[in-house]
Context: one part of a larger RNA
RNA sequence: CUGGGUGUAAAGGGAGCGUAGGCGGGACGGCAAGUCAGGUGUGAAAUUUAUGGGCUUAACCCAUAACCUGCAUUUGAAACUGUCGUUCUUGAGUGAAGAAGAGGUUGGCGGAAUUCCCUAGUGUAGCGGUGAAAUGCGUAGAUAUUAGGAGGAACACCAGUGGCGAAGGCGGCCUGCUGGGCUUUUACUGACGCUGAUGCUCGAAAGCGUGGGGAGCGAACAGGAUUAGAUACCCUGGUAGUCCACGCCGUAAACGAUGAAUGCUAGGUGUUGGGGCCGACAGGCUUCAGUGCCGCAGUAAACACAUUAAGCAUUCCACCUGGGAAGUACGAUCGCAAGAUCGAAACUC
Numbered sequence: 001c002u003g004g005g006u007g008u009a010a011a012g013g014g015a016g017c018g019u020a021g022g023c024g025g026g027a028c029g030g031c032a033a034g035u036c037a038g039g040u041g042u043g044a045a046a047u048u049u050a051u052g053g054g055c056u057u058a059a060c061c062c063a064u065a066a067c068c069u070g071c072a073u074u075u076g077a078a079a080c081u082g083u084c085g086u087u088c089u090u091g092a093g094u095g096a097a098g099a100a101g102a103g104g105u106u107g108g109c110g111g112a113a114u115u116c117c118c119u120a121g122u123g124u125a126g127c128g129g130u131g132a133a134a135u136g137c138g139u140a141g142a143u144a145u146u147a148g149g150a151g152g153a154a155c156a157c158c159a160g161u162g163g164c165g166a167a168g169g170c171g172g173c174c175u176g177c178u179g180g181g182c183u184u185u186u187a188c189u190g191a192c193g194c195u196g197a198u199g200c201u202c203g204a205a206a207g208c209g210u211g212g213g214g215a216g217c218g219a220a221c222a223g224g225a226u227u228a229g230a231u232a233c234c235c236u237g238g239u240a241g242u243c244c245a246c247g248c249c250g251u252a253a254a255c256g257a258u259g260a261a262u263g264c265u266a267g268g269u270g271u272u273g274g275g276g277c278c279g280a281c282a283g284g285c286u287u288c289a290g291u292g293c294c295g296c297a298g299u300a301a302a303c304a305c306a307u308u309a310a311g312c313a314u315u316c317c318a319c320c321u322g323g324g325a326a327g328u329a330c331g332a333u334c335g336c337a338a339g340a341u342c343g344a345a346a347c348u349c
Base pairs, nucleotide, nucleotide: 004320005319006318007303008302012317014202015201016200017199021195022194023193025088026087027086028085029084030083031082033081034080035077036076037075038074039073040072041071042070048066049065050064051063052062053061054060091192092189093188094187095185096184097183098182103178104177105176107174108173109172110155115150116149118148119147120146121145122144126137127136163170164169207248208247209246210245211244212243216242217241221237222236223235224234259316260315261314262313263312264311267294268293269292270291271290272289273288274287275286276285277284278283298305299304322349323348324347331342332341333340334339
């Protein structure tokens, strides 16, 4: 390279936007670049193949034909691709009318609980903790309890294989600003589309820088236990951190371990947001968009998937090619650092 693959065997990029490129709806007409057909020229000889012939045969040699699958030029064809023009509305988008939502971000407010301190009251010898204990706290009055105060963080019930978001993710209430999707309508544009190398942006937790904040929890650390030991599990404490602002980092089992888009292919049953029709309210039928379960055909090594496909097809991107060495070395880029990204080989089985 060809071919085959990527849910779990190796393999889907963490996610989006989008450049180049690749691919792209219906009708009519033109052109003729691709495409197809014919002609002409050329495509050296030897070699090769076929037939015939010459050495006694063969190798070898000779003749004729084919072949040289190509290139150039020319004459045509016009279905398909391309291109130009005109046109269409179903793809895509816009408008109008609606309803839903923890979508993002800003500021404010609230109650429960923990803690503390301060304060005050009641009150007295224990509290706490465990398998059992001890470290720890407490007569300088703790624990418990009542009232007031401070401060930080998180928002019980509602809550739901419920909702929203591209993913990461998002949950008290109110508020300003703001993104997206859905339904109905068919008024408008008229293929404006899909994918997307490089690139840009976003991206949990932990970690880093500067400055704040610090209630609870809590790496490290200290002590008490346990144990043969116990650098652990259990207990008492407890610093970074967890929180906020700004700036880095750019990784996760970033998972549906399943790239994006479009079309097609039995059903049944829940649920969320809309629409239509029927109805006496209950409800029934139907149609979009989501989200679950079960299940036929089909697929699959099996497990299973099954209109939310892992089925049947098309387009584009990414990735895989035995295990280890190794996501290592080297080099390069990025980063304050931690490290990240790209990423081998010898050797070995």
Molecule: small-subunit ribosomal RNA, central domain
Organism: uncultured bacterium